[in-house]
RNA sequence: GAGCCCGUAACUCAACGGUAGAGUAUUCGCUUGAUAAGCGAGAAGUUGGUAGUUCAAAUCUACUCGGGCUCA
Numbered sequence: 001g002a003g004c005c006c007g008u009a010a011c012u013c014a015a016c017g018g019u020a021g022a023g024u025a026u027u028c029g030c031u032u033g034a035u036a037a038g039c040g041a042g043a044a045g046u047u048g049g050u051a052g053u054u055c056a057a058a059u060c061u062a063c064u065c066g067g068g069c070u071c072a
Base pairs, nucleotide, nucleotide: 001071002070003069004068005067006066007065010024011023012022013021018055026042027041028040029039030038048064049063050062051061052060
């Protein structure tokens, strides 16, 4: 220098262009003599960034940032 892949909650990962979810963790409550386990409820996201296409974008397109692989 060229090509390809990945980036979404604190962590690990989902999500045909049509309301962003799960598990773990965390907070509160129930249960217990107490803790753990169990049960119930909640909070937590400008979907790496900017722009474009579209009635509508995590999803499609361009550029860009970070990480990885291959080739030179």
Description
Predicted 3D model of a 72-nucleotide RNA (transfer RNA) from a rhizosphere metagenome. Rfam family: tRNA. Rfam describes the family as follows. Transfer RNA (tRNA) molecules are approximately 80 nucleotides in length. It is annotated as a transfer RNA. The prediction has a mean pLDDT of 83.